[in-house]
RNA sequence: GCGACAAUAGCUCAUCCGGUAGAGUAUCAGUUUCCCAAACUGAAGGUGGCGGGUUCGAGUCCCGUUUGUCGCUCCA
Numbered sequence: 001g002c003g004a005c006a007a008u009a010g011c012u013c014a015u016c017c018g019g020u021a022g023a024g025u026a027u028c029a030g031u032u033u034c035c036c037a038a039a040c041u042g043a044a045g046g047u048g049g050c051g052g053g054u055u056c057g058a059g060u061c062c063c064g065u066u067u068g069u070c071g072c073u074c075c076a
Stems, first nucleotide, its partner, number of pairs: 001072007010025004019056001027043005049065005
């Protein structure tokens, strides 16, 4: 230099035929208990790496770009 893959909640990951963004875990509150833990119920938490484009509508399609992982190649 070239190519592939990944980036979504604090963390680990779904959602991939374009149509309201979800789960587990963690956090907070409640129930239960003499207390704690566990269990159960609920709540909060997102610029979907970044910037553009297409579209009535984009995490999803297109272009550029950043970071990481892997592979390939050239030169000294």

A computed fold for a 76-nucleotide RNA from Sediminibacterium sp., annotated as transfer RNA. Its Rfam family is "tRNA". From the family's description: Transfer RNA (tRNA) molecules are approximately 80 nucleotides in length. The coordinates come from a structure-prediction model, not an experiment, and the mean pLDDT is 80. The organism belongs to Sediminibacterium, within Bacteria.